[in-house]
């Protein structure tokens, strides 16, 4: 200059006509509701509903503990977070002969010296270490002049090979029969002080010959944290129709019971049940008004001025706060936020020396109580940081 990552941002702009939604105003109309005018009307994720709150309504006298379930280097931020800054450890790359250093990415990063568990596969052994090759040694036999070898047994020894994801510090000297932290210096590791750091750590020096292999995203220990449903939470107004309850007025066949009710239970008697009759069987059999009280249907609320937005200063490395000033910015409920024309920007392919011209493109996705934040999606731009190429110097 081209690629590739990650991070942060923006996600067209302006006007004109039509058209929808809340809300004010003003006219009209008894009312219900209609007309005009204003003004405001989707998002970085409004998505997934994973996490933390505010709000609500159920439980609850108050702690605490136990289950159960979430977090988990230190530090600051924030209501609060499993977030977000910033530091620190490890682990990866990068630069550099190397080391030191420096920079970038990354990380569920308390404890394995409370306990139990597990470690597959291979290997001789996998956590009480272990002896298959190979090494040294002794003894015995046997070949061979000898040196030396084979074969058996017994002993040392974790240094070599080989398996493994891991083999019980490493690397060198010494040393030794061969070996071994056996010594002995350096590296790693441990312990206790000191020093610097708020702290997680860090750094030299000292002592220890090493004692303490990995897994806790296996149980567990240890510390913080957590009641449970959710706007279909909740809280108010409330039809028509049933249907219940008091009352009140009118009607009402017999007959028998006792709890003295329009109760029960016999029989008539009527309607019902596809046209008529007739039988058998099944279910019904007061009627009208006033009030009341519960539910439903719809309705209102809750709703949106808030952990608020934007700007200066100032505090801080940064996340973030602070303080002044300024501003109102969706609240829809079968659910409004839309359409189309013009200019202008941007990107695309065509054409032109050039100015231009012409044609085309514009993603994800779409409130519904509301905040912080993770996560996804997602045309095209912008900047930074870093990786990798090429090209010049």
């Nucleotide at each position: 200059c081209c690629a590739g990552a990650a991070a942060a941002c923006c996600g067209g702009a302006u006007g004109g006509c039509c058209g929808c939604g809340u809300c004010u105003u003003u006219c009209c109309g008894c009312a219900a509701g209609g007309a005009a005018a204003g003004c405001c009307g989707a998002g970085g994720a409004a998505a997934g509903u994973c996490c933390g709150g505010g709000c609500u309504u159920c439980a609850c006298g108050g702690a605490a503990a136990a289950a159960c379930g979430g977090c988990g280097c230190c530090g600051g931020g924030u209501a609060a977070c499993g977030c977000c800054c910033g530091g620190g450890g490890g682990a990866g790359g990068c630069u550099c002969a190397a080391a030191a250093g420096g920079c970038c990415u990354u990380u569920a990063c308390g404890g394995a010296a409370a306990g139990u568990g597990c470690c597959a596969c291979a290997g001789a052994a996998a956590a009480c270490a272990g002896a298959c090759u190979a090494c040294c040694u002794c003894u015995g036999u046997c070949c061979g002049c000898a040196a030396g070898g084979g074969c058996a047994g017994g002993g040392g020894a974790a240094a070599a090979g080989g398996u493994g994801a891991a083999a019980a510090g490493g690397u060198g000297c010494g040393g030794u029969a061969a070996g071994a932290g056996c010594g002995c210096a350096c590296c790693g590791c441990g312990c206790a002080a000191c020093u610097g750091g708020u702290a997680a750590c860090a750094g030299g020096g000292g002592c220890g010959g090493c004692a303490c292999g990995g897994c806790a995203a296996a149980c567990c220990c240890c510390g913080c944290c957590g009641g449970a449903a959710g706007c279909a939470a909740g809280a108010c107004c409330a039809a028509a129709u049933a249907g219940g309850g008091a009352c009140c007025g009118c009607g009402c066949g017999c007959c028998g019971g006792c709890u003295u009710g329009u109760c029960c239970g016999g029989c008539a008697g009527g309607g019902u049940g596809u046209u008529u009759u007739u039988c058998g069987g099944a279910c019904c059999c007061g009627c009208g008004g006033u009030c009341c009280g519960g539910g439903u249907a719809g309705g209102u609320u809750g709703c949106u001025a808030g952990a608020g937005g934007c700007a200066a200063u100032g505090g801080g490395c940064a996340a973030c706060c602070a303080u002044u000033g300024u501003c109102c910015c969706a609240g829809a409920u079968g659910a409004a936020u839309g359409g189309u024309c013009a200019u202008c920007a941007u990107c695309c392919g065509g054409c032109g020396c050039a100015a231009g011209c012409c044609g085309g493109a514009g993603a994800c996705a779409g409130a519904a109580c509301c905040c912080g934040g993770c996560u996804u999606a997602c045309a095209g731009g912008u900047u930074u940081u870093u990786u990798g190429g090429a090209u010049a110097u």
Predicted 3D model of a 393-nucleotide RNA (Bacterial RNase P class A) from an Alphaproteobacteria bacterium. A source record names the gene rnpB. Lineage of the source: Bacteria > Pseudomonadati > Pseudomonadota > Alphaproteobacteria. Rfam family: Bacterial RNase P class A. The family's RNA type in Rfam is ribozyme.